[in-house]
Transfer RNA from a Candidatus Woesearchaeota archaeon, 74 nucleotides, folded computationally. The RNAcentral record of the sequence draws on ENA. The source organism's lineage runs through Archaea, Nanobdellati and Candidatus Woesearchaeota. Rfam family: tRNA.
RNA sequence: GGGCCAAUAGUUUAGCCCGGUAGAAUGUGCGACUGGCAGUCGUGAGGUCGGGGGUUCGAAUCCCCCUUGGUCCA
Numbered sequence: 001g002g003g004c005c006a007a008u009a010g011u012u013u014a015g016c017c018c019g020g021u022a023g024a025a026u027g028u029g030c031g032a033c034u035g036g037c038a039g040u041c042g043u044g045a046g047g048u049c050g051g052g053g054g055u056u057c058g059a060a061u062c063c064c065c066c067u068u069g070g071u072c073c074a
Base pairs, nucleotide, nucleotide: 001073002072003071004070005069006068007067010026011025012024013023020057028044029043030042031041032040033039050066051065052064053063054062
């Protein structure tokens, strides 16, 4: 220098191919069960979807550029 892969909730991640209300688990707040804890159950909060731009009625998803990490070639 070039190719490929990854980045989404505090954490681990699905969704991306084929555009249409951002999900799960875990953690966490509140409540119930208990003398209390643990545990279980109910319920809630928590996301500029790595950054910028473009296409579109509409972008986590498609296109371009960039950042960081991994990997391969030279």